Transfer RNA from a Candidatus Campbellbacteria bacterium, 74 nucleotides, folded computationally. The source organism's lineage runs through Bacteria, Bacteria candidate phyla and Candidatus Campbelliibacteriota. It matches the Rfam family "tRNA". Its mean pLDDT, the model's own confidence on a scale to 100, is 81.
């Protein structure tokens, strides 16, 4: 340099054909339980969906450019 995968919560990842609340597990906080701790249970906080632009009535999702990361080829 060329081609391809990925970027969504603190971490690991889902997310339908563009549509009306963006989710799970782990972690964190609180409550309950216990003599106490852990585990189990209940509740909660936490997201500019990598950045910018475009298309659209409407974009995490489509298009373009860029950034980061992983891989293949050179």
């Nucleotide at each position: 340099g060329u081609c391809g995968g990925g970027g969504u919560a603190g971490c690991u990842c889902a997310g339908a054909u563009g549509g009306u609340u963006a989710g799970a597990g782990c972690g964190c906080a609180g409550c309950a339980c216990u003599c106490a701790u852990a585990a189990c249970g209940c509740u909660g906080a936490g997201g500019u969906c990598g950045u910018g632009a475009g298309u659209u009535c409407a974009a995490u999702c489509c298009u373009c450019a860029c950034c980061c990361u992983c891989g293949a080829c050179a």